[in-house]
Context: one part of a larger RNA
RNA sequence: GGCUAACGGUGGAUACCUAGGCACGCAGAGGCGAUGAAGGACGUGGUUACCGACGAUAUGCUCCGGGGAGUUGGAAGCAAACAUUGAGCCGGAGAUUUCCGAAUGGGGCAACCCUGUAUACUACCUGUUGAAUAUAUAGACAGGUAAGAGCCAACCCAGCGAACUGAAACAUCUUAGUAGCUGGAGGAAAAAAAAUCAAUAGAGAUUCCCUAAGUAGUGGUGAGCGAACGGGGAAAAGCCUAAACCAAAAAGUUGACUUUUUGGGGUAGUGGGACAGCAUAAUUCGAAUCCAGAGGUUAGACGAAGCAGCGAAAUACUGCACCAGAGAAGGUGAAAGUCCUGUAAUUGAAAACUGUACGGAUAGUAGCUGUAUCCCGAGUAGCAUGGGGCACGAGAAAUCCCAUGUGAAUCAGCGAGGACCAUCUCGUAAGGCUAAAUACUACUGCGUGACCGAUAGUGAACCAGUACCGCGAGGGAAAGGUGAAAAGAACCCCAAAUGGGGAGUGAAAUAGAACAUGAAACCGUUAGCUU
Numbered sequence: 001g002g003c004u005a006a007c008g009g010u011g012g013a014u015a016c017c018u019a020g021g022c023a024c025g026c027a028g029a030g031g032c033g034a035u036g037a038a039g040g041a042c043g044u045g046g047u048u049a050c051c052g053a054c055g056a057u058a059u060g061c062u063c064c065g066g067g068g069a070g071u072u073g074g075a076a077g078c079a080a081a082c083a084u085u086g087a088g089c090c091g092g093a094g095a096u097u098u099c100c101g102a103a104u105g106g107g108g109c110a111a112c113c114c115u116g117u118a119u120a121c122u123a124c125c126u127g128u129u130g131a132a133u134a135u136a137u138a139g140a141c142a143g144g145u146a147a148g149a150g151c152c153a154a155c156c157c158a159g160c161g162a163a164c165u166g167a168a169a170c171a172u173c174u175u176a177g178u179a180g181c182u183g184g185a186g187g188a189a190a191a192a193a194a195a196u197c198a199a200u201a202g203a204g205a206u207u208c209c210c211u212a213a214g215u216a217g218u219g220g221u222g223a224g225c226g227a228a229c230g231g232g233g234a235a236a237a238g239c240c241u242a243a244a245c246c247a248a249a250a251a252g253u254u255g256a257c258u259u260u261u262u263g264g265g266g267u268a269g270u271g272g273g274a275c276a277g278c279a280u281a282a283u284u285c286g287a288a289u290c291c292a293g294a295g296g297u298u299a300g301a302c303g304a305a306g307c308a309g310c311g312a313a314a315u316a317c318u319g320c321a322c323c324a325g326a327g328a329a330g331g332u333g334a335a336a337g338u339c340c341u342g343u344a345a346u347u348g349a350a351a352a353c354u355g356u357a358c359g360g361a362u363a364g365u366a367g368c369u370g371u372a373u374c375c376c377g378a379g380u381a382g383c384a385u386g387g388g389g390c391a392c393g394a395g396a397a398a399u400c401c402c403a404u405g406u407g408a409a410u411c412a413g414c415g416a417g418g419a420c421c422a423u424c425u426c427g428u429a430a431g432g433c434u435a436a437a438u439a440c441u442a443c444u445g446c447g448u449g450a451c452c453g454a455u456a457g458u459g460a461a462c463c464a465g466u467a468c469c470g471c472g473a474g475g476g477a478a479a480g481g482u483g484a485a486a487a488g489a490a491c492c493c494c495a496a497a498u499g500g501g502g503a504g505u506g507a508a509a510u511a512g513a514a515c516a517u518g519a520a521a522c523c524g525u526u527a528g529c530u531u
Stems, first nucleotide, its partner, number of pairs: 001530009016481002020452002022449007029441002031151002039100003042055003046078002050074002052059001061094006070082003105114003121148002123145007155186001156184005166173001170220001196203002207234005217225002238433003241377001245264008269411001271376004275370004285364001289361003295354004300347002306320004321338002323327001329341003382406007392418001413428005468475002488515001491502004
């Protein structure tokens, strides 16, 4: 030096565990903000660096409920206090709430400075003034209005709108109206009561699901894209205006009318209404609006039944019992229906919020005949050209939308049925509102998992978007486990300290805080063999 064995050191794998994650389900909530938000800065404690809580009334104040013995947060100690005259704690309602921040008196390098009291700006209302320009108007000024602004995960609507990619290259095409940017809104949004489909039979607003169907189509007929009718379900709800006409008021003009405002009237496709005539009702229907409101939510209450031996400890085992509308779960010194918290069942609110059905109120709600006259949404429909969008790439290309130009008709009308024409059928455009079924989850509660178990699961189980890196945008970690209980090792010894040896605690200290298990690499000690 090598090999083997034993015993150690180092190291932190493995198995076990879970305080944290992940994915869903059900229910709630679906917003907060000039009454100053989200997010922060700085403070507040007897002692106080940090986290949480709170705001100069600062580790908290008031009231009303719950609760019933301890309390002064995480977090010990010391000190000093509070509490059955009901504290701390839990719930509801209030008060306070520095400074920055939309930040809004002015400024600014956010959390500061200055003036000294100001809704900064915009919008709307009222008033006073007031140009070119006479009346006026624009504008200016003042007062008023709890109007707007800013934040926020996804879902929704709209505007703008790529490229990589695929086509085995690439240009039409595709990716894709996607990503991204912008504007706007709601708890959902959008859409919506046929100028719809259909086809000789009919349906009857919208939305969503299954199907039809990867069909019909479209397509450098390539890659690809890709319906509808019909059928089955979920949910169901329908309404209001404009106009004709009537009345009133005002203005213009005054012959009569015209215009505006308000009220009545009226709302349809087997055409309706105005108008004219005739009838005029009844508790007929009845809200999506309001009232009231069972119930629900935000604290809780009560709640059955086991002992002995063994052991450090019993929940295991042995023996003998019991409860069960409760054998969900968690904890307890090992594995607990009967020890604790609970669970099933029953029950509860001074206050706030919410609120279906039933009920009440209000709005609203009707006929017959006639057809002479009037009305039935105009720079609209249509057409031409250029685009876009429709599954449909200009195609035979309808239907829908936009731009430019042109430009009708009023029911004997007009539009559609995939060029166009006829016939037939269907509908009634150019105004508006509308719940449900549908989408999503930053957030709250409850529950579940052939989800993870510390190199996993969130980046983050731990004081993590931290430490650290970067001028910045931004990037971004590592790090869990003593023990049942600190009982965390008094005292003695070596020693400068670290560390160690005794003693003591403990079931265990090779559980001693660099602390549960403690693999391998690596480093040793001892013994044997060997060179």
Background
The part of an RNA shown here (large-subunit ribosomal RNA, domain I) has 531 nucleotides. The prediction has a mean pLDDT of 83. The full RNA is in RNAcentral, with records from SILVA. Rfam family: Bacterial large subunit ribosomal RNA. Rfam links the family to the GO terms ribosome and structural constituent of ribosome.